This record gives sequence, C1' cells and structure tokens, in this order.
RNA sequence: AAUGAAAAAGCCAAACUCGUUGCGAAGCGAGGACGGAAAGCCAUGGGACUCAAAUUUUUGAGUUCGCCAGGUUACCAAGU
Repeated sequence: AAUGAAAAAGCCAAACUCGUUGCGAAGCGAGGACGGAAAGCCAUGGGACUCAAAUUUUUGAGUUCGCCAGGUUACCAAGU
C1' cells in the first nucleotide's frame, strides 16, 4: 500500500412518527434502527428524481454522495 476475517473503542442512521423550512424532489431537529468500513467530505461524469420553459425530447434551475464511478481525508485489524 492492497485487502476486510474476528473483535474492541467509538461513528453514521433507512423505513416510519412528530415538529419545522421549501411550489416540489428534499433539507434540518427529536424519536426510531433497516443497514453501513467511508452510509465522512466534494454534484466532477453517468443514473434517478423535482420545478419551470420550450414543444417531443431538448433547455434552464435544483434534489440525491444511504445509486454507481471518480477525487480527497480517516478508525481498527487476522491472513496474504
């Protein structure tokens, strides 16, 4: 450095519920755990989704990093 068995210390928190912001996708807070070794961070490429315009598949503005890839930083550790 690759890799991710077992375990420890910690970490995050899906669905759902309540509150709140937003036209919306969704965000945030509390509860709650389906899961996660990057489920930390960055919308860079693709995908998905929303709104608007144009009008027939484009354009613009957005959301999602817990869809994938890429970039970047990081805990622990057996074997190789």
A computed fold for an 80-nucleotide RNA from Sulfurovum sp., annotated as c-di-GMP-I-GGC riboswitch aptamer.
It was read from a public genome assembly, where an Rfam model found it.
NCBI's taxonomy places the organism under Bacteria, Pseudomonadati, Campylobacterota, Campylobacterales, Sulfurovum.